[in-house]
């Protein structure tokens, strides 16, 4: 695109086609083939007419014979019934298409023509009867006619035979023409009449029909033959009447079509046979076309006609609506026995997604029959159903913005459905109604009549008027009426592919042609709105082509994606050098015959159009005859030498195969020396040895292999070939150009060779070494190692036939830029001679250039351009497997499916990311070194457990003294009780207002709250009226919410990593993804810097700018200092205090200075960067610290910091209030204090800080209490006062190694403090109590210097305090780093990849369970073809034929003859049975493997 379609929703009208595809299955019912009385001889009606008869007076009415007319019509008969209608079962074949043959034939009716139609006869059906049987029907007797049936005549012809003559062609023989002989016909009917005859009837004449013989034409039919057109080779051999002859039979007719006999043929690889499928074909869909699919409707052909056979009859059948027999199956029956055949048209039933009316009519076209009228026709014509399909037409047209209302989205403004509707003016198509009303009709025939023809007014023919005929159908058309009035859905909206949005749903329901959508924001699922698309349809499903150049003829491929045979040799076959002549098979070109109509396609015409239909042309790409050309291919004939090939020389080689010979080395045997091990291994151990090994040395056996040369060096088709001679033999190569002349390439089958293993047989065996064995490793270790060791390896015969059998690259020829090795030859130059050097031919390698190639890559040894010829290949898995079938001794080869399964399976290259891959390098990462955790007891925090609750929340490194820088109430979110509902807070609306707000006291109560209720206001404007506002009630809007989602978010954080990284523009390179640059050589802490480089440049990061610390200079001088000066007071005095005066120190804070590899030396690759040493400097190579965190990553961590989108609650999941809980304890972890003591611990004495803090604060002095602290308050909002005496240090004594004068838990009992209130559950104090615990397993953390380690002191929070936490201060104040193997994280090139959620990846087999298809299997059930026999209907055909017997002959007759035949027999033979195989299907306990989850 398409369909004889089906299914969903839907559904207005009309024209044209189309409709049993399945079950060739059954089949009620009624119809489909009959007609002729002008072919017969009955029998029936009616009507006239005549005679009789009864009634009746008659008329008449009735019966009954008799003729005549008309009609019907069972039977003979005679045509048709073989056509036309159906179907697709069988068939793969001359069935069919196409072109040809028949000299091998046959045809009824119909034309045309030629002749003829004489004369006898017997029956029989019906009809009558009798017997029989339910029925169907049978049987006998009797009478009768024909265009039935038979004898005889004639023989125009026909046909045999026998002879003559004449043309022709194809072989067999055709055909024309003569003669002679044999044999062979025949029927009537009806219609008309002038002359003659006959009473009549006819006779005779003339027509029509029909008869007979020919003889032609036409249609139809037989038979032959080329050539075309299905799958399978897992179907490779087939065939006995099978192939030919010879005679015979038969057929309309050739011809083994059939029979006897002889011969031994015929067919196949260009598929026989054999199995499956199928009617064929014009032509139908599809495609651009070549293809390909298919063969409904029409149309041509064949089969078939319940199933299998058979003839009859006829022109014609081996017959759909005929006959026999068989079988099945259905129906009637008296049970004895008959009947049926819808694949005719309608209709039923059934299977099935599924295929219509038991219609009308012959009006027409067509056929049967008849003289003809007319009869028959389910053919046909029509008409009904069905949206099945194609075409038309319609469901309305114009105006119409308050852009209406509703719905549907919203950013809440609006939009959107939308000029759509409503409303105005219009119009009538189809449906509805009324009315008119058709064409298809002309004939035939019947009357008139006019010719012709005749003797005719018959017949017959021409014409002319007139009558009769319509199923469809009152249909189509016409024409009026009325109102817009009766008429639109279906499917889609993620992409593909036109069309978006909300709401429900939440990996559920579901979707989905592919990719895939659905786990709370779904444009994909269902609804809804809106839009797209098509339209009386729309969509789904099924098939087919197309797209697929996806089987490639047009018009594909094989290094590495599927694919080149393991290699040769060679057979058919395919392909073939150069010239010359001929032939015309192939080609090319012209004619002619066919190429059925219908269809397609171009013009034209009719239905209003168009679907349909009618004309014309064209095409129909073939096939066959014929003509003519000769180029190419082919074939014949003689050539020819460049392809092959041989011939002379010569040289190279592990080419083959035989038969010798060697020498090194292992082993082993003897013998000599010798003494305690050897052997093995990552470490060992079995094993060997004191019976003497290893080791050494002599001498000997035995078998396999041949080091060095040795080499991308040779040689062979491959497999492959290595020691040395020797025989035999196979290629290739150089040179010479004598020969022979196309002798050539490729090769389906075929044959030969064919590594390693491995089989068989028979040796040999020394070394190694499957299986075994033992030791070892290991969680195992049936392996890897190690010590034994046997098949085997080796050698003769044979077998096997596979390999990554690889260059993953089939064989041969030709062409087409190069450099460079290297093996054999041959010339050339040179040279005394080579040698190097030139040029060439084979062979083998590196690299490259066009081209090619998806890329990689190849590249004169092609994967380049061509020719030839062969093998292969067609998605991955099932699978190189099953089953067959070949081979094989087995093992195996080898050719090779399918079902199911999945949507990828695969090549090359990027970029990343990973490696128990390399290479370079950094880091407290190890390493050295110090302290710690892990054990103890306490705190914390977290897990668990418990519990009304123990609120959440963070969970590897990057959660666990973490959110929280401070849970007794409060916090507070949780529980339980009480009590509230516009609310503890916000805004807006509407009420309502002087006893209104605000409420004090009082009662309950736990409190919250609820109840009374004293006292009591009040603002602005404005002359007043009012108006407004505050408040309280009540009520709607709302508020609340630490309820959910950090996987809807913004923000902020952590983490990798302060690691040195990530990127972009232009620009080249590639097909492309990408690359380059960012790589490379140095170097740095840095992708920092330098140099080189198709890349120049440029961003975020690095580093600097920025704070604090160290050194200096000026500046500043109070509350800071106090060196010098003076001046009081106190003191023996040393000096201490206080005042002054100053600003030098110190100090405070403010500005500058300085550090930059700037200088020297040396190192690297001349250099440059840079490194390293060293001056000088408070400080040296980023001086020390801090703030600073690139592009990303981890759906990291936060909805309980606040923001927030959505979702949920709303007398509660919200607000308040008491009381509990967050502190709960059998365990388990993390981080900490404190300590197990003598480097220490109590006492006593005394030195030296900083950084913070202070007003509902710090608080001195003094005082009181053993202390915590209390009473008290000077000073100080602070360089001034407070807090504040720092500690350890360091002086003096004590303790003496003990569970202690260690260590402080736990408990008592008495204080203090804070606070409404210390029980749950704070802190401190004194006094007493005095547990554990003596340096800590396995593991593990922190640090590189003012750092660890240690003292103490200070602030935030905070009424207090669980701080032993957390953030700064200050003090004393150290060890060590060899160096990067490892361990852990990272950076940067490069390498591998089957990973990309990136190794926490990916993936592999067994095992268990559950589905599916399938193999195999003892067997059992079918189907279908065979082979042997056996019964053997029906019925040709041959024969017998005693039984019958009208015609014909013979006889008076009886009979007899010819001749027919009932009936027997035999060949054949359907369907049946018996026995056997093939081949194919089902099913099967069990049992292999295979897919999926």
């Nucleotide at each position: 695109a398409a369909c004889g379609a089906a299914c969903g929703c839907u559904g207005g009208c009309g024209g044209c086609g189309u409709g049993g595809a399945u079950a060739a299955g059954a089949c009620a019912u009624g119809c489909a083939a009959g007609u002729c009385g002008a072919a017969c001889g009955g029998u029936g009606a009616u009507u006239a007419a005549a005679g009789g008869g009864u009634a009746g007076c008659a008329a008449u009415a009735u019966u009954u014979u008799u003729u005549a007319a008309u009609u019907a019509u069972a039977g003979u008969g005679g045509c048709g019934a073989a056509a036309g209608g159906g179907u697709g079962c069988g068939u793969a074949a001359c069935a069919c298409g196409u072109g040809g043959g028949c000299a091998a034939u046959c045809u009824g009716c119909c034309g045309c023509g030629a002749a003829g139609a004489c004369u006898g006869g017997g029956a029989u059906a019906a009809c009558u009867u009798g017997c029989u049987g339910a029925a169907a029907g049978g049987c006998g007797a009797g009478c009768u006619a024909a265009u039935a049936c038979c004898g005889g005549a004639u023989g125009u012809g026909a046909c045999u035979g026998u002879u003559g003559g004449g043309a022709g062609g194809c072989a067999u023989u055709u055909u024309c023409u003569g003669a002679c002989a044999a044999u062979c016909a025949a029927a009537g009917u009806u219609g008309g009449g002038g002359a003659c005859c006959g009473u009549a009837a006819g006779g005779c004449c003339u027509g029509a029909c029909a008869c007979u013989u020919c003889a032609u034409u036409a249609u139809a039919a037989g038979c032959c033959c080329g050539c075309g057109g299905c799958c399978u080779a897992u179907c490779a051999g087939c065939u006995u009447g099978u192939u030919g002859g010879u005679g015979a039979g038969g057929u309309a007719a050739a011809a083994g079509c059939u029979c006897a006999c002889c011969a031994a043929g015929g067919c196949u690889a260009a598929g026989a046979c054999g199995g499956g499928u199928a009617g064929c074909u014009g032509g139908u869909c599809u495609g651009a076309g070549a293809g390909g699919a298919c063969g409904a409707c029409c149309a041509g052909u064949c089969a078939c006609a319940c199933u299998g056979g058979a003839a009859c009859u006829g022109a014609g059948a081996c017959a759909c609506g005929g006959u026999c027999c068989a079988g099945a199956c259905a129906c009637c029956u008296a049970c004895g026995g008959g009947u049926g055949g819808c694949a005719g048209c309608a209709g039923u039933c059934g299977a099935g997604a599924a295929u219509u009316u038991u219609u009308c009519a012959c009006a027409a076209u067509g056929g049967g029959c008849g003289a003809a009228a007319g009869c028959c026709u389910g053919a046909u014509g029509c008409a009904g159903c069905c949206a099945u399909g194609c075409c038309g037409c319609g469901u309305g047209g114009g105006g119409g913005a308050u852009g209406a209302a509703g719905u549907g989205c919203u950013u809440c403004g609006g939009u959107c459905u939308g000029u759509a509707a409503a409303c105005c003016c219009c119009u009538g198509u189809c449906a509805u109604c009324u009315g008119c009303g058709a064409g298809c009709a002309a004939a035939c025939c019947u009357u008139u009549u006019c010719g012709g023809u005749u003797a005719a007014c018959a017949c017959c023919u021409g014409g002319a008027a007139a009558g009769c005929u319509g199923a469809u159908a009152g249909u189509a058309g016409c024409a009026g009426a009325a109102g817009a009035g009766g008429a639109a859905u279906g499917g889609a909206c993620g992409g593909c592919u036109a069309a978006c949005u909300c709401u429900g749903u939440g990996c559920c329901a579901g979707c989905a042609g592919c990719c895939g959508c659905g786990g709370u924001a779904a444009u994909a699922c269902a609804g809804a709105g809106g839009u797209c698309c098509c339209a009386a349809g729309c969509g789904u499903u099924g098939u087919u082509c197309g797209g697929a150049u996806u089987c490639a003829c047009u018009g594909g491929g094989c290094g590495u994606a599927a694919a080149g045979g393991g290699u040769g040799c060679g057979u058919a076959g395919g392909c073939g050098g150069c010239a010359u002549g001929g032939c015309a098979a192939g080609u090319u070109u012209g004619g002619u015959g066919u190429g059925a109509a219908a269809g397609c396609u171009c013009c034209g015409a009719g239905c209003u159009c168009a679907a349909c239909u009618c004309g014309g042309a064209a095409a129909u790409u073939g096939c066959a005859c014929u003509g003519a050309a000769a180029a190419c291919u082919g074939c014949c004939a003689a050539g020819c030498u460049c392809g092959a090939g041989g011939a002379u020389c010569g040289g190279a080689g592990g080419g083959g195969a035989g038969a010798g010979u060697g020498g090194a080395a292992u082993u082993c045997u003897u013998g000599g020396u010798g003494u305690a091990g050897c052997a093995g291994u990552g470490a060992a151990a079995u094993g060997c040895g004191u019976a003497g090994a290893u080791a050494u040395c002599a001498a000997g056996a035995g078998g396999a292999a041949c080091a060095c040369c040795g080499g991308u060096g040779g040689c062979g088709a491959a497999g492959g070939c290595g020691a040395c001679u020797c025989u035999c033999u196979g290629g290739a190569c150089g040179a010479u150009u004598c020969c022979u002349g196309a002798c050539g390439c490729u090769g389906a089958g075929g044959c030969a060779c064919g590594a390693c293993g491995g089989c068989u047989a028979g040796g040999g065996g020394a070394g190694c070494a499957a299986a075994c064995a033992g030791g070892a490793u290991u969680a195992g270790a049936u392996a890897c190692c190690c010590u034994g060791g046997u098949a085997g390896u080796c050698c003769u015969g044979g077998c096997a036939g596979u390999a990554a059998a690889c260059g993953g690259u089939g064989u041969g020829c030709a062409c087409u830029u190069g450099c460079u090795g290297u093996a054999g030859g041959a010339g050339g130059a040179u040279u005394c001679g080579a040698c190097c050097c030139c040029u060439u031919c084979u062979g083998u390698g590196g690299c490259g250039g066009a081209g090619c190639u998806a890329a990689c890559g190849u590249g004169u040894u092609a994967a380049g351009u061509g020719c030839a010829c062969c093998g292969c290949c067609u998605g991955g898995g099932g699978a190189g497997u099953a089953c067959g079938g070949u081979c094989g001794c087995a093992a195996g080869a080898u050719u090779a499916a399918a079902a199911c399964u999945c949507a990828a399976a695969g090549a090359a290259a990027u970029u990343g990311a990973c490696g128990g891959g390399g290479g370079c390098c950094u880091g407290c990462a190890c390493a050295a070194g110090c302290g710690g955790u892990g054990g103890a007891g306490u705190a914390u925090g977290u897990g668990g457990c418990u519990u009304a609750a123990u609120u959440c929340g963070a969970u590897g490194c990057a959660a666990c003294g973490c959110g929280a820088a401070g849970a007794a109430c409060c916090u507070u979110a949780c529980c339980u009780g009480g009590g509230u509902u516009u609310g503890a807070c916000a805004u807006g609306u509407a009420u309502c207002u002087a006893g209104u707000a605000c409420g004090a006291c009082c009662g309950u109560g736990a409190a919250a709250g609820c109840g009374u209720a004293a006292c009591g206001a009040a603002c602005c404007c404005g002359c007043a009226c009012g108006g407004a506002c505050a408040a309280u009630u009540c009520a709607c809007a709302c508020a609340g919410g630490u309820g959910c989602u950090g996987c809807a978010u913004g923000g902020c954080u952590g983490u990798c990593g302060u690691c040195a990284g990530c990127u972009c523009g232009u620009g080249u390179c590639g097909u492309g993804a990408g690359a380059u640059g960012u790589u490379g050589g140095g170097u740095u802490a840095a992708g920092u810097c330098c140099c080189g480089c198709a890349a120049c440049g440029a961003g975020c990061g690095c580093a600097a700018c920025c704070c604090u610390c160290a050194u200096g200079u000026c500046c500043u001088g109070u509350u800071g200092c106090c060196a010098c000066c003076c001046g009081a007071a106190c003191g023996a005095g040393a000096g201490u205090u206080c005042g002054g005066a100053g600003c030098a120190c110190u100090c405070u804070g403010g500005a500058c200075a300085g550090a930059c590899u700037g200088c020297c030396u040396u190192g690297c690759u001349u250099a440059a960067a840079c490194g390293a040493g060293g001056a000088g400097g408070a400080a040296g190579g980023u001086g020390a610290g801090g703030a600073u965190g690139a592009c990303g990553u981890c759906a990291a961590g936060u909805c309980a910091g606040g923001a927030u989108g959505g979702c949920c609650c709303u007398u509660a999941c919200g607000g308040c209030c008491a009381g509990g809980g967050c502190u709960g304890c059998a365990c388990a972890c993390g981080u900490a204090c404190u300590a197990c003591a003598a480097u220490g611990c109590c006492c006593g004495g005394u030195a030296c800080a900083a950084u913070g803090g202070g007003a509902a604060g710090c608080a001195a002095u003094a005082u009181c209490g053993u202390a915590a602290g209390g009473u008290g308050g000077a000073g100080c909002a602070a360089a001034u006062c407070c807090g504040u005496g720092a500690a350890a240090a360091c002086c003096g004594g004590g303790c003496c190694c003990a569970g202690u004068u260690c260590a402080g838990a736990u408990u008592g009992u008495c204080g203090g403090c804070u606070g409404c209130a210390a029980c749950u559950c704070g802190c401190c104090g004194a006094c007493a109590u005095g547990a554990a615990g003596c340096u800590g397993g396995a593991a593990u953390c922190g640090c590189u210097a003012g750092u660890a380690a240690u003292g103490g002191c200070g602030c935030a929070u905070c009424a207090g305090c669980u701080a032993c936490g957390g953030c700064g201060c200050c003090g004393u104040g150290a060890a060590u780093a060899c160096g990067u193997u490892c361990c852990c994280a990272g950076g940067c090139c490069u390498u591998g990849u089957a990973c990309a959620c990136a190794c926490c990846g990916c993936c592999c087999g067994u095992c268990a369970c559950a589905u599916c298809a399938u193999g195999a299997a003892a067997g059992c059930c079918g189907g279908u073809c065979g082979u042997a026999c056996c019964c053997g209907a029906a019925g040709u055909c041959a024969u017998c034929a005693c039984g019958u017997u009208a015609a014909c002959c013979c006889g008076c007759a009886a009979g007899g003859g010819a001749g027919a035949u009932a009936g027997g027999u035999g060949c054949c033979g359907a369907a049946g049975g018996u026995a056997u195989g093939g081949c194919u299907g089902g099913u099967g306990a069990u049992u292999g493997g295979g897919a999926u989850g």
RNAcentral holds the sequence, with entries from ENA. Small-subunit ribosomal RNA from an uncultured prokaryote, 1493 nucleotides, folded computationally. Its Rfam family is "Bacterial small subunit ribosomal RNA". Rfam links the family to the GO terms ribosome and structural constituent of ribosome. The prediction has a mean pLDDT of 83.